Transfer RNA from Cerina litoralis, 72 nucleotides, folded computationally.
The sequence was found in a public genome assembly.
The prediction has a mean pLDDT of 82.
The organism belongs to Cerina, within Bacteria.
Rfam family: tRNA. The family's RNA type in Rfam is transfer RNA. Rfam links the family to the GO term triplet codon-amino acid adaptor activity.
[in-house]
RNA sequence: GCCGGUGUAGCUCAGGGGUAGAGCGUUUCCUUGGUAAGGAAGAGGUCAUGAGUUCAAAUCUCAUCAUUGGCU
Numbered sequence: 001g002c003c004g005g006u007g008u009a010g011c012u013c014a015g016g017g018g019u020a021g022a023g024c025g026u027u028u029c030c031u032u033g034g035u036a037a038g039g040a041a042g043a044g045g046u047c048a049u050g051a052g053u054u055c056a057a058a059u060c061u062c063a064u065c066a067u068u069g070g071c072u
Stems, first nucleotide, its partner, number of pairs: 001071007010024004018055001026042005048064005
C1' cells in the first nucleotide's frame, strides 16, 4: 500500500428495518442468630463518530476513527 472482520450496559455477547435484550456484575428488599447459597424488584445504553436512503435505521449505503486478521 491492498483486501476483510469487529465496535451494542461496568465485563462477555445476542439482536440484521417497526418500543434495545440476556448472562455475570451492581443497588434495595425478603429469608438466616450471623455469613454463604437462594428468592423478588430496580438502576444502568446519544447502539464508535459523521452523512445518506426510508414514513421509520442499532440494523441498509458511504466516509472517518479505533481494534484485529490476511496479502505484498